[in-house]
C1' cells in the first nucleotide's frame, strides 16, 4: 500500500426550566400534613429463565431403587454443562501459486493467520436399527461375468471385473490357480500389542512383532464413571385485622411433590390428630432487603483463566413498580452544496538553458474538462433496550465510535 | 418475580428417523345431480414456528431462538 481475521472499551457530552421515587435536614403546623433545601437514582445485556451457587424452610440433607444432567487431558472457581491453556479426529476459510478450459474475473486442487464441530464403552459385554436401490446390509450372499464339469436341464468354485447404495473383504506389483482370492510375498497405508524416549497427562515420536484389515449408529436402548434430596424472596420471621374449624374425610396424618428403608413431630376410639378437600376471611405493616463471591486504580505471582497484597470508595432498593420531558450549545456519524489541491488538456509567447545566432527545449499562470477534501456552509441525527432478594456464566438483540494485534501479498530502503 | 406446558393446512386433528410428494375430519373453491337450493357423489387448493446440530437420511432426536398458554400470597 492491497487484503483477510481476532480481541478490548465505550455506547453521547454540558447547561437552563418544569417534573418523578427512596434517603435526610430546617420552617410552620396538637396533629394530618404543607413549603423549601441537600443527596443518590438502571444496562451490558437490567432481557431468554438455560446452567450454577448463595440464602431461607424442611433430618444436620441420610441408605436404596428409579429418574435427570455430565463425559478428552492439566488448571482456575463458591459452583457449573462456564472459563484459560493443551491433545487427538474432521469441516470451513483467499489472494498468490499449480494445473484444466468451451477463454469468462469460468472450474478445480493446494491452503495463512483465524473460525467451528465433535471428544468414556477402538460399537468383540448385550438387544436394537439401517428405507429404496441392489444378487446380498451384518456370524451375509453368487445377478451378470470368469472358470471347471455336465445327461447341455444343470451343479461346483470364485470376488479379481461389472452394476446397486450413504455404507459391499485396504492399494501396487509379484508368485499362484482351472479361473480367482492376505491363500502366500515384497513395499507402502491402518489397526492392534510390547518396549523406548519427551510430556504431569491427554498425546506424539521411534523401534520390534502380530495378516489382525467383513461397517456404520450409543444427540437409539443399554454398559462404565461421575454429580444431583425437595421447594423457592409470592422462600422465610415478626405483628396487626378478620372469618365459622361450619361440612367431609378420619387411624393414621405432615415434613416427602416417583416409589421404598429410615428419622422428626403430632395422633390413636375420640370433647378425635390433621389443614387433605370444601367452603370462610384479610389483599395491611414491619424484616428478608442491599457492605457485597462488590468497584476503581496501583504492585506481584501465574502463559492464562484467576489468585493474592495495599490504597480509595458507598452506587436504586418502591406499594403494579420513579429514573422523565422541552429548549440551547457541542460531539461522533449520514446526506448535499461549495471551495483548496489533484489529474488531463493548454494559444500567442516570457523567465532561464544550450547552441552552429537562427532555432530547439521549456507548463509555472490564466482559462477548460474530471475527480473532489481532513476545510466552509446547510439538513438530519445516536442503537438495542427498563432493576423487583442477590451473585457467577451461557445465550439471545444492538446504530456507531475510538483501540491493540495476528496472517497472507506485492513494492521499496 | 418464580414455576410449568404447548406449537402439523383457515380450524380440529393423526403421525414418535426412511413406504412423507405429510393422512383424516369439518370449512373454502370448481364441476355433477335438481326446474332451483339443500342433501349427496367427483376433483382441486391448503401445513410441519425459525436457525444451528446429529444422521446416508429429521415433522420425529439434541441445543437456541420465537410466539402462545396456564398456575401460585396470607389467615384460622
Nucleotide at each position: 500500500c492491497g487484503g483477510g481475521c481476532c480481541g478490548g472499551u465505550c455506547g453521547g457530552g454540558c447547561g437552563a426550566u418544569c417534573g418523578c421515587g427512596g434517603g435526610u435536614g430546617c420552617g410552620c403546623g396538637c396533629a394530618a400534613g404543607c413549603g423549601u433545601g441537600c443527596u443518590c437514582g438502571a444496562g451490558g445485556a437490567a432481557a431468554g429463565u438455560c446452567c450454577g451457587c448463595a440464602c431461607u424452610c424442611c433430618a444436620u440433607a441420610g441408605g436404596g431403587c428409579a429418574c435427570a444432567g455430565c463425559g478428552u487431558c492439566g488448571g482456575g472457581u463458591a459452583a457449573c454443562a462456564c472459563c484459560c491453556g493443551g491433545g487427538g479426529c474432521g469441516g470451513g476459510g483467499a489472494c498468490a501459486c499449480u494445473c484444466c478450459c468451451a477463454a469468462g474475473c469460468g472450474g478445480a486442487g493446494c491452503c495463512a493467520a483465524c473460525c467451528u464441530g465433535c471428544c468414556g464403552g477402538a460399537a468383540u459385554a448385550g438387544g436394537g436399527c439401517c428405507a429404496c436401490a441392489g444378487a446380498a446390509a451384518a456370524c451375509a450372499g453368487a445377478c451378470a461375468g470368469c472358470c471347471a464339469c455336465u445327461u447341455c436341464g444343470g451343479u461346483g468354485g470364485u470376488c479379481a471385473u461389472g452394476g446397486u447404495g450413504a455404507a459391499a473383504a485396504g492399494g501396487u506389483g509379484g508368485c499362484g490357480u482351472a479361473a480367482g482370492a492376505g491363500a502366500c510375498c515384497a513395499c507402502c497405508g491402518g489397526c492392534g500389542u510390547g518396549c523406548a524416549u519427551a510430556g504431569u497427562a491427554a498425546u506424539a515420536u521411534g523401534c520390534a512383532c502380530g495378516g489382525c484389515c467383513a461397517g456404520g449408529c450409543a444427540a437409539c436402548c443399554c454398559c462404565c464413571g461421575u454429580u444431583g434430596g425437595g421447594a423457592g424472596c409470592a422462600a422465610g420471621g415478626c405483628c396487626a385485622a378478620g372469618c365459622a374449624g361450619g361440612g367431609a374425610c378420619g387411624a393414621g396424618a405432615a415434613g416427602c411433590g416417583g416409589c421404598u428403608c429410615g428419622c422428626u413431630u403430632c395422633g390413636u376410639u375420640a370433647u378425635c390428630a390433621g389443614u387433605u378437600c370444601c367452603g370462610g376471611g384479610u389483599a395491611g405493616g414491619c424484616u428478608g432487603c442491599u457492605a457485597g463471591a462488590g468497584c476503581c486504580a496501583g504492585g506481584c505471582a501465574g502463559u492464562a483463566a484467576u489468585g493474592u497484597c495495599c490504597g480509595g470508595c458507598c452506587g436504586a432498593g418502591a406499594g403494579a413498580g420513579a429514573u422523565g420531558a422541552u429548549c440551547g450549545c457541542c460531539c461522533a456519524g449520514a446526506u448535499g452544496a461549495a471551495u483548496a489541491g489533484u489529474a488531463a488538456g493548454g494559444a500567442a509567447g516570457a523567465a532561464g538553458u544550450c547552441c552552429u545566432c537562427g532555432g530547439a527545449u521549456g507548463u509555472a499562470a490564466a482559462c477548460u474538462u474530471a475527480u473532489g477534501a481532513u476545510u466552509u456552509c446547510a439538513u438530519u441525527g445516536g442503537a438495542c433496550a427498563g432493576a423487583a432478594c442477590g451473585c457467577g456464566g451461557c445465550u439471545u438483540a444492538u446504530a456507531g465510535a475510538c483501540u491493540g494485534g495476528c496472517c497472507c501479498g506485492a513494492g521499496g530502503u | 418475580g418464580c414455576c410449568c406446558c404447548c406449537a402439523u393446512c383457515g380450524u380440529c386433528u393423526a403421525g414418535g428417523g426412511g413406504a412423507c410428494u405429510a393422512g383424516g375430519a369439518c370449512g373454502c373453491g370448481a364441476c355433477c345431480c335438481u326446474u332451483u337450493c339443500a342433501a349427496g357423489g367427483u376433483c382441486a387448493a391448503a401445513a410441519c414456528u425459525g436457525g444451528a446440530g446429529u444422521u446416508c437420511g429429521a415433522a420425529u432426536c439434541u441445543c437456541c431462538a420465537u410466539g402462545g398458554g396456564g398456575g401460585c400470597a396470607c389467615c384460622a
Description
This is a predicted complex of two RNAs, RNase P RNA and transfer RNA, with 489 nucleotides together.